The part of an RNA shown here (small-subunit ribosomal RNA, central domain) has 350 nucleotides and comes from an uncultured bacterium.
[in-house]
Context: one part of a larger RNA
RNA sequence: CUGGGUGUAAAGGGAGCGCAGGCGGGAAGACAAGUUGGAAGUGAAAACCAUGGGCUCAACCCAUGAAUUGCUUUCAAAACUGUUUUUCUUGAGUAGUGCAGAGGUAGAUGGAAUUCCCGGUGUAGCGGUGGAAUGAGUAGAUAUCGGGAGGAACACCAGUGGCGAAGGCGACUUUCUGGACCGUAACUGACGUUGAGGCACGAAAGUGUGGGGAGCAAACAGGAUUAGAUACCCUGGUAGUCCACACCGUAAACGAUGGAUACUAGGUGUAGGGAACGAUAUGUUUUCUGUGCCGAAAGCAAACGCAAUAAGUAUCCCACCUGGGGAGUACGGCCGCAAGGUUGAAACUC
Repeated sequence: CUGGGUGUAAAGGGAGCGCAGGCGGGAAGACAAGUUGGAAGUGAAAACCAUGGGCUCAACCCAUGAAUUGCUUUCAAAACUGUUUUUCUUGAGUAGUGCAGAGGUAGAUGGAAUUCCCGGUGUAGCGGUGGAAUGAGUAGAUAUCGGGAGGAACACCAGUGGCGAAGGCGACUUUCUGGACCGUAACUGACGUUGAGGCACGAAAGUGUGGGGAGCAAACAGGAUUAGAUACCCUGGUAGUCCACACCGUAAACGAUGGAUACUAGGUGUAGGGAACGAUAUGUUUUCUGUGCCGAAAGCAAACGCAAUAAGUAUCCCACCUGGGGAGUACGGCCGCAAGGUUGAAACUC
């Protein structure tokens, strides 16, 4: 390299948009670039191969043929690919009708709770643990009642419920705004799909500047435990957690399962729509979209299991893998304020 693979053995990019490129629906015509056939020229000789011959055989040598699968020219074919013209509506999109939703952005508001402050009542305990102690309390704590401050998170509803490309999104209300779905079949007429580079997004932690700081809490301190205890337990407690702007660009970023299209027994839930029947019942049947479960149905699979939401049957495109360690390391490049990220070896060794 090929081949074979990528749920769990090595291997799906964290996820999207999309230039180039690859691949691409039905009908008719044209062309003849690819394609196919014929012919001509060329494809040096030697070698190889086949047949025959010559040295007594063989190696070796000679002759003939085949081969040289290629290239050029020319004649023809028109199914397929391609180019082009006309056309179609099923793919795709638009329009208008409805509809569910923690989808996103910015603002306003709310109640419960924790903490703190002030005041009242009230007195010796509180807190914490396996048991304790550190701690806080007669300068009046804990408990309880009233008032106030401030920050963060939104109990119940809540559901293998919903929405989003993924990360993710949950009080209420307003502003702006994205997408999906059902159904109509008016319009466009292949406008599609995938997508190396590229662009924008991307939990938590971390970074910069400025705010904020109730609770929690790396680091740190103390008390315990212990042979020790740089831990587990306890009392404190700073970064951080929150906001604005700007970075970082990684996660078991997981369904450990890339995207698109088509097809392939059933059964049973659930979410959002539609239709028919029925003549009111919280009805019956059916259909589209999403999301679950069961299934030795077939098929696949090493097994586990998957099974219309495939890991089944096929096609197209991208990404990735190629024994373990060394190593996601070194060096170099690129990116970053840094932390570091990304790309990514070899010697050696088993």